The part of an RNA shown here (small-subunit ribosomal RNA, central domain) has 347 nucleotides and comes from a metagenome.
[in-house]
Context: one part of a larger RNA
């Protein structure tokens, strides 16, 4: 550079989105690709065919053919470009409705925890397999009342719902994003994709302030044990909350890119519209979500309209195992470390 691939060696965690590639339907023009025919050039020598000459070879020699190819001219319009027209299905708009733990920000609400202050009462309470550490006669532990303070929202909850992913769950307001039915006389191809660039990104971790009930790395003791730097029990601090900003990674997984066509069925389920009835059922069709299963697919597990089937456009990415996602350098982080990304050697 071809090639073969990418649930299991391979799909960037997700997303906007320049440049690139790719690109709907009509006509008319140009003719750059394209595609016919001429013309010119591709020096000889080698190479490859054929034939001749040294006894044959090796050598030499003539002829052909090739020289992939570029100039050039003349037509050809089919397909691609290009430049004009037009068009609605692709994309969008609009207007009417619907669902929803989709984000932000103020507020609020009850159970249950700890604590603190009174009452009631008395010898125990926690804990485990046992057990002790531990709390308690300075009155615990049980109960009643009162009072703080944080931090999660039981039931509802559902192979439910919503979002590009990460993810979102008490309730109420205010802001605000996506969808998705249904209609339309509106734009007129505006679309896909997306190296590089922006941007969001779970938990852990850093920074400066704050808060701090529970629960808890590290740690302390008790236990178990041959040891026990563990499982188990009591304790317990960072962190867990909250502002800001910083890391930017994951089994960030459906371990399966984005899009856009086609291509059997069946049963659930949420969420619009139509249409019927007995109003909570029935049928229909739209757009998610599931369960299975033909065809074809695959090494096989298995996937099958939400495909890994037929198929076309774009990006990423693999090439045997370990050595390694390690060194090295580079860029980015306060670090912590990320992120590109090797080879010697070994099997």
């Nucleotide at each position: 550079c071809u090639g073969g691939g990418c649930g299991u060696a391979a799909u960037c965690g997700c997303g906007c989105g320049c440049g690139u590639g790719c690109g709907g339907u009509u006509u008319g023009g140009c003719a750059a690709g394209u595609c016919a025919g001429g013309g010119g050039u591709g020096a000889a020598a080698g190479c490859c065919c054929g034939g001749g000459g040294c006894u044959c070879a090796a050598c030499c020699u003539c002829g052909g053919a090739a020289c992939g190819g570029c100039c050039u001219u003349u037509g050809a319009g089919a397909c691609u470009g290009c430049c004009a027209u037009a068009c609605u299905u692709g994309a969008g708009a609009c207007c009417g409705g619907a669902a929803g733990a989709g984000g932000a920000g103020a507020g609020u609400g009850g159970a249950a925890u700890u604590c603190c202050c009174a009452g009631u009462g008395u010898a125990g309470a926690g804990g485990u397999g046992a057990a002790a550490u531990u709390c308690g006669u300075a009155g615990a532990u049980a109960u009643u009342g009162g009072g703080a303070a944080g931090a999660a929202c039981a039931c509802c909850a559902g192979u439910g719902g919503c979002g590009a992913a990460g993810g979102c769950g008490g309730c109420u307001c205010u802001c605000u994003g996506g969808u998705c039915c249904g209609g339309u006389a509106c734009u007129g191809a505006c679309g896909c994709u997306g190296a590089g660039g922006c941007g969001c990104g779970a938990a852990a971790g850093c920074g400066u302030g704050g808060g701090g009930a529970g629960c808890a790395a590290a740690c302390a003791g008790g236990a178990u044990u041959a040891g026990a730097u563990a499982c188990c029990c009591u304790g317990g601090u960072a962190g867990u909350c909250c502002a800001c900003g910083c890391u930017g990674u994951a089994a960030a997984c459906g371990a399966u890119g984005g899009g856009u066509g086609c291509u059997a069925g069946a049963c659930g389920u949420c969420g619009g519209g139509g249409g019927g009835c007995u109003u909570g059922c029935c049928u229909u069709u739209c757009g998610g979500u599931g369960u299975c299963g033909u065809a074809g697919c695959u090494a096989a597990c298995g996937c099958g309209a939400u495909a890994a089937g037929c198929a076309c456009c774009c990006c990423g990415c693999c090439u045997g195992g370990g050595g390694a996602g390690u060194a090295c350098g580079g860029c980015c982080g306060c670090a912590a470390g990320g992120u590109u990304a090797a080879a010697a050697c070994u099997c």